[in-house]
RNA sequence: AUCUGACAAAGCCACCCCCGCCGCGAGGCGGGUCCGGAAAGCCGCGGAUCCGACGAAGCUUAUAGCAAAGGCGGACUGCCGGGUCGCCAGA
Numbered sequence: 001a002u003c004u005g006a007c008a009a010a011g012c013c014a015c016c017c018c019c020g021c022c023g024c025g026a027g028g029c030g031g032g033u034c035c036g037g038a039a040a041g042c043c044g045c046g047g048a049u050c051c052g053a054c055g056a057a058g059c060u061u062a063u064a065g066c067a068a069a070g071g072c073g074g075a076c077u078g079c080c081g082g083g084u085c086g087c088c089a090g091a
Stems, first nucleotide, its partner, number of pairs: 002091004012037002017032006035078001041084003045081003049075004054070001058066003
């Protein structure tokens, strides 16, 4: 420097659910809990997904309801990929 994560050790993070607060919402923060994680560290950079206000091809039981594409603004890194740094053990 590269690869691997079966065993071991040290530490780290914390799903669902519950409580409180914040947000229109997706969701976030704190506490409890501990499903799991070898990058479940960091960067929303690309895609997916989700939310919001638009939008208006079209649809209908039609004059008033519904609504795809699309771009815009956001959420999510514990969905997939990319970038970057790194603990322990082994080769």
The prediction has a mean pLDDT of 82. Predicted 3D model of a 91-nucleotide RNA (c-di-GMP-I riboswitch aptamer) from Geobacter sp. UBA5735. The sequence was found by an Rfam model in a public genome assembly.